This is a predicted structure of a 141-nucleotide RNA (FMN riboswitch aptamer (RFN element)) from uncultured Brevibacillus sp. The prediction has a mean pLDDT of 83. The organism belongs to Brevibacillus, within Bacteria. The model forms 100% of the base pairs in the Rfam consensus.
Parts: sequence; C1' cells; structure tokens
RNA sequence: CCUUCGGGGUAGGGUGCAAUUCCCGACCGGCGGUAAUGGCGCACGCAUGCGCCAAAGCCCGCGACUCAUCGCUUGCCAGCACAAGCGAUGACUGACUUGGUGCGAUUCCAAGGCCGACGGUACAGUCCGGAUGGGAGGAGG
Repeated sequence: CCUUCGGGGUAGGGUGCAAUUCCCGACCGGCGGUAAUGGCGCACGCAUGCGCCAAAGCCCGCGACUCAUCGCUUGCCAGCACAAGCGAUGACUGACUUGGUGCGAUUCCAAGGCCGACGGUACAGUCCGGAUGGGAGGAGG
C1' cells in the first nucleotide's frame, strides 16, 4: 500500500385511546492490554520448568456519538455572513461491592448490585433513524 472481516438484546404480564418507551418481569455485552484458571505442545525419572492459545460490560486504555476551534471543498454571493460535506486538533466520554481460596485476584469461585450517545415517538441500552455510514482493531497478501 491492497484485499477482506469488523455489535448483541424486552419472552410473558399490568395500566392506557396510544407504551418492545411507564410499571412487574425478560434479555444483551465492540476492540487492544493485564490475568493465579483452562486447553495444547516441548523438556524431564519425578517434582517442576518453558512456550503457544482462550479467558474482565463495570481494572488500564481505545472506538462510536455529541460539542468547540481551525482549514479545505461545494452551494448562495461582488464580498462578508450562512448552510452542507470532508480533514486536523481539542473537549466530553457509563458502571462493583461483599464473602471464599491464596504469597498474590475489582480478572477465579459464590452471592448481591450497577451501567449503557444523539434524533423520533407515551419517557427507549434492546424499536425506527442518521448508518448500504464511520470505526478501535483482526486476518490475509
């Protein structure tokens, strides 16, 4: 540089003219890192050691969304302003405790809890929409 891949989820019930939005209850968990657990392989007489792979929504980061500034392009225009798109930089960016084991765990085991952009609509993590988009990044050449 090219190709390709790259997000899941309201069963059942209540109220109501109307709600997958409210109430009871149900369900879901992007990417990289770390990891005492598990699997495989190698060395070895054993103990054990080494390597590889998998393993966290709430531990450390990243992405998406939103906003601001600047630049470029286009539209309109004499120009400015304004609008849309793209790019760069910056801001913003959710949520975990208790018990157990142990030298060591917010990662294992058990229990209880918590979180989830914007626009639309009867108030939405799950429906519809921007989005046949973007994307952390993965794989291959």